[in-house]
Context: one part of a larger RNA
């Protein structure tokens, strides 16, 4: 190496995009590279395998015949791949035409509530704990109205819901702009995955420049304890927020890579398309809710056959049946260390070992 595996035991790349390469619908034409028969040549001899034969037998040896592969060549076949060339249209994609959706960026705008400030009122307490004290308070807190200022987040609706590729997305309105389903009509294989390689990428965390309400690592003081570098309390700076720019990782989880095609039953939810009667609603067509059915796709959750699994559990959104293609593992520690390379302003991050020890 093979083999066999990656849902929880080692093992799915954080997501996508995509070049190289693999792999690729339907139906016919050519060509015959591979392919498959076939001729001849040749591949020293010994060895090997058969079948004699010779030394008592073996082992050896002698003598014969055979395969069986390569590499060259002859004539052939054309089903499969391969090139060529016509067609198709269900793979795939454009286009239109209507609804639905927290998809992205940018601009305004709103109201709650915290916080701070100002005026008034009132006058000893408030704040907080399990309990205290530390801490705010007659230089008038807390508390009640009014009225300002800021800065973040956007209650109910809200949801196993909906949207994204993943990270992720939740007031409202406008302007840009992506996707998705569901008819027709179009081009005709234009796909599918994808070594390197691009972009995108939560939170902390850098840098510059701004902002700073609340909240809060560090830090300060108090409690607690035997101590108490914690857990609880008052305070409180980075930071959390905006702008470029950097980091490039997370239990980035579905711990389950991407694509196709097949396989049983019952429910359940979004949109969309029909129908039905009722009820608001409108001068009326209609709209609005609500029920019921069907269709043919897509989506979301539950249950479960049969299958699959070491179990547990998975089951049409398979971990089931195939099939294409990338990534990955190969006791356990050392160790995601060390050295090297690279990337980073720095934290550090991709890569990524071996002695030894069991």
């Nucleotide at each position: 190496c093979u083999g066999g595996g990656c849902g929880u035991a080692a093992a799915g790349g954080g997501u996508c995009c995509g070049u190289a390469g693999a792999c690729u619908g339907u139906a016919c034409u050519g060509u015959a590279a591979g392919u498959u028969a076939u001729u001849u040549g040749u591949u020293a001899a010994a060895a090997c395998u058969u079948a004699a034969a010779g030394c008592u037998c073996a082992a050896c040896u002698u003598u014969a015949a055979a395969a069986a592969a390569g590499c060259a060549u002859u004539u052939a076949a054309u089903a499969c791949u391969a090139c060529u060339g016509u067609a198709c249209u269900u793979g795939a994609g454009u286009u239109u035409u209507a609804u639905g959706c927290a998809g992205a960026a940018g601009a305004g705008u709103a109201g709650a509530a915290u916080u701070u400030u100002a005026u008034a009122u009132u006058g000893a307490g408030g704040a907080g704990u399990a309990a205290u004290u530390c801490c705010c308070g007659u230089a008038g807190a807390u508390a009640u109205a009014u009225g300002a200022a800021g800065g973040a987040a956007u209650a109910c609706c809200g949801u196993u819901a909906g949207c994204g590729a993943a990270g992720g997305c939740g007031a409202c309105u406008c302007u840009u702009u992506g996707g998705u389903a569901a008819a027709a009509a179009c081009u005709g294989a234009c796909g599918u995955u994808g070594a390197g390689g691009g972009a995108c990428g939560a939170a902390a965390g850098u840098a510059u420049a701004g902002g700073u309400a609340g909240c809060a690592a560090a830090c300060a003081g108090g409690a607690u304890u035997a101590g108490a570098u914690a857990c609880c309390c008052u305070g409180g700076u980075a930071g959390u927020c905006u702008a470029u720019a950097c980091u490039g990782u997370a239990a980035a989880u579905u711990a389950u890579g991407a694509g196709u095609g097949c396989u049983g039953u019952a429910a359940u939810u979004u949109a969309a398309a029909a129908a039905u009667a009722a009820u608001u609603u409108u001068a009326a067509c209609u709209a609005a809710u609500a029920u019921u059915u069907u269709u043919a796709g897509a989506u979301u959750u539950u249950u479960u056959a049969a299958g699959c699994u070491a179990a547990c559990g998975c089951c049409a959104u398979a971990a089931g049946c195939a099939c294409u293609c990338c990534g990955c593992c190969u006791g356990a520690g050392g160790a995601g260390u060390a050295c090297g390379a690279u990337c980073g302003c720095a934290a550090g991050g991709u890569u990524g070992g071996a002695a030894c020890u069991c």

Background: The part of an RNA shown here (small-subunit ribosomal RNA, central domain) has 358 nucleotides and comes from Hemiaulus sinensis. Taxonomically the source falls in Hemiaulus (Eukaryota, Ochrophyta, Bacillariophyta, Thalassiosirophyceae). It matches the Rfam family "Bacterial small subunit ribosomal RNA". It is recorded under the gene name rns. Model confidence (mean pLDDT): 80 of 100.